[in-house]
RNA sequence: UAGGUGUUAGCCAAGCGGUUAUGGCGCCUGCUUUGGGAGCAGGAGAUCGUGGGUUCAAUUCCCAUACACCUAA
Numbered sequence: 001u002a003g004g005u006g007u008u009a010g011c012c013a014a015g016c017g018g019u020u021a022u023g024g025c026g027c028c029u030g031c032u033u034u035g036g037g038a039g040c041a042g043g044a045g046a047u048c049g050u051g052g053g054u055u056c057a058a059u060u061c062c063c064a065u066a067c068a069c070c071u072a073a
Stems, first nucleotide, its partner, number of pairs: 001072007010025004018056001027043005049065005
């Protein structure tokens, strides 16, 4: 310098144009327990890296860009 992959909740992943973005771990509350853990019930938390564009509608498609990793020179 060129190309490719990835970026979604505190952490790890799924989703892939269409009501309220799904799950696991973790966190909070209650029950249970002498207490803790486990178990059961409920709850909070992500405007999807950033900025534009296309569309009636974008996490999804297009462009640019930031960061991480890989490949080539």